[in-house]
The prediction has a mean pLDDT of 76. A computed fold for a 63-nucleotide RNA from Geothrix campi, annotated as Fluoride riboswitch aptamer (crcB RNA motif). Taxonomically the source falls in Geothrix (Bacteria, Acidobacteriota, Holophagae, Holophagales). Of the family's consensus pairs, 100% are formed in the model. The sequence was found by an Rfam model in a public genome assembly.
RNA sequence: CUGUUUCCUGGCGAUGGCGUCCGCCCCAUAACCGCCUGAUUGGCUGAUGACGCCUGUGACUCC
Numbered sequence: 001c002u003g004u005u006u007c008c009u010g011g012c013g014a015u016g017g018c019g020u021c022c023g024c025c026c027c028a029u030a031a032c033c034g035c036c037u038g039a040u041u042g043g044c045u046g047a048u049g050a051c052g053c054c055u056g057u058g059a060c061u062c063c
Stems, first nucleotide, its partner, number of pairs: 010025004016054006034044003
């Protein structure tokens, strides 16, 4: 690295991927599906639940 056999394998936490930790839900009828405004209109933050890294994006400065 490849092949075969057996056993195990859940989901979610407002926009991507990986790792760690935390929380929530229970076979879906659930957890979850952002905020401000009575509602509409209108407006606002963020790729995290938290942390680290990567990708993308935004702002400022320098070359």